[in-house]
The RNA shown here (c-di-GMP-I riboswitch aptamer) has 88 nucleotides and comes from a soil metagenome.
RNA sequence: GACAAAGGCAAACCCGUCGAAAGGCGGGGACGCAAAGCUUCCGGUCUACCGAUCCCUCAGGAGGAUCCAUGACAGCGGGGUUACCGAA
Numbered sequence: 001g002a003c004a005a006a007g008g009c010a011a012a013c014c015c016g017u018c019g020a021a022a023g024g025c026g027g028g029g030a031c032g033c034a035a036a037g038c039u040u041c042c043g044g045u046c047u048a049c050c051g052a053u054c055c056c057u058c059a060g061g062a063g064g065a066u067c068c069a070u071g072a073c074a075g076c077g078g079g080g081u082u083a084c085c086g087a088a
Base pairs, nucleotide, nucleotide: 001085008033009032013028014027015026016025017024018023031075037081038080039079041078042077043076044073045072046071051067052066053065054064055063
């Protein structure tokens, strides 16, 4: 970063599977991507099993609400790192 060449990846959705969930993995499938290769170092976003507090109740249980990341997102930015082509 080319109205180039060779390729690559794979959103949503569907099926199966793991997970409390977010989400991950496999198959199908293409919205798109010049790093949509890899990597959680920084910011951000998402979830809340467990835990804490509260509501309800005679009390308890169940249920509900709020907070909480060590869980998740690399296709949310930034950083690090590797890589095809070589026109302007």
Its mean pLDDT, the model's own confidence on a scale to 100, is 88.